[in-house]
RNA sequence: AUCUCGGUAGCUCAACCGGCAGAGCAACGGCCUCCAAAGCCGAAGGUUGAGGGUUCGACUCCUUCCCGGGAUG
Numbered sequence: 001a002u003c004u005c006g007g008u009a010g011c012u013c014a015a016c017c018g019g020c021a022g023a024g025c026a027a028c029g030g031c032c033u034c035c036a037a038a039g040c041c042g043a044a045g046g047u048u049g050a051g052g053g054u055u056c057g058a059c060u061c062c063u064u065c066c067c068g069g070g071a072u073g
Stems, first nucleotide, its partner, number of pairs: 001072007010025004019056001028042004049065005
């Protein structure tokens, strides 16, 4: 340099074919307990890496860039 895969909650990852952004864990609040752990319940937490485009509608499609892994030279 070219090709390829990925970037979504604090962390690990879903969300196919464009149609309400989710789960587990962590942290927080409650129950339980003499206290804590474990267990149970609850609420919260998001500029979907950034900009632009297509569309009634984009995590999803197109495009340019940024970051990371891999391949080739």